[in-house]
RNA sequence: GGGCCCGUAGCGCAGCCUGGAUAGCGCGACUGCCUCCUAAGUAGUAGGUCGAGGGUUCAAAUCCCUCCGGGCCCG
Numbered sequence: 001g002g003g004c005c006c007g008u009a010g011c012g013c014a015g016c017c018u019g020g021a022u023a024g025c026g027c028g029a030c031u032g033c034c035u036c037c038u039a040a041g042u043a044g045u046a047g048g049u050c051g052a053g054g055g056u057u058c059a060a061a062u063c064c065c066u067c068c069g070g071g072c073c074c075g
Stems, first nucleotide, its partner, number of pairs: 001074007010027004020058001029045005051067005
């Protein structure tokens, strides 16, 4: 220098291909219940500019372009 993959909640991920109504799941955190207390169990709550910017579109996590970070391969 070239090619491919990944980036979504504190952590691990799904959703992307085929655009559509409030962006979800598990763990974790917090609160209530339960318990003498803790753990376990159970009910609930909070937490996201979907890596950044731009474009297309009535509408973008999803399509296009550029860039940033990480990984693998080739030279």

Description
Predicted 3D model of a 75-nucleotide RNA (transfer RNA) from a Candidatus Micrarchaeota archaeon. The sequence was found in a public genome assembly. Its Rfam family is "tRNA". It is annotated as a transfer RNA. NCBI's taxonomy places the organism under Archaea, Nanobdellati, Microcaldota.